[in-house]
RNA sequence: CUGAGAUAAAGGCAAGGUAUUUGAAAAAAUACUCACGCAAAGCUUCAGGUCUAACAAUUUAAUUAAAUUUAUGAUGGCUGAGUUUCCUAG
Numbered sequence: 001c002u003g004a005g006a007u008a009a010a011g012g013c014a015a016g017g018u019a020u021u022u023g024a025a026a027a028a029a030u031a032c033u034c035a036c037g038c039a040a041a042g043c044u045u046c047a048g049g050u051c052u053a054a055c056a057a058u059u060u061a062a063u064u065a066a067a068u069u070u071a072u073g074a075u076g077g078c079u080g081a082g083u084u085u086c087c088u089a090g
Stems, first nucleotide, its partner, number of pairs: 004088002012038002016033007036077001042083003046080003049075003056069005
């Protein structure tokens, strides 16, 4: 340096719940509480998957509604990929 990850050591993150805020929603942020779990559960939407469906299009209805399709939205704690990184038995 590359690879690997143990009943090792020092640490780290925080699923979920509650409150508030943002958002059309999915979801996100902050605080409290808590510890589902994680060797990158650090960061990045490049590829795929999944979620949502505002805008838009189409159809139905007929008093302003409903349905379908669809990300440019979301998810890095879905997978792959890129990139940074603590320690070290075998």
c-di-GMP-I riboswitch aptamer from Pseudoalteromonas denitrificans DSM 6059, 90 nucleotides, folded computationally. The coordinates come from a structure-prediction model, not an experiment, and the mean pLDDT is 86. The organism belongs to Pseudoalteromonas denitrificans, within Bacteria. The sequence is in RNAcentral, with records from Rfam. It matches the Rfam family "c-di-GMP-I riboswitch aptamer". Its family is annotated with cyclic-di-GMP binding in the Gene Ontology. Rfam's curators write: GEMM was predicted in a large-scale screen for bacterial structured RNA regulatory elements.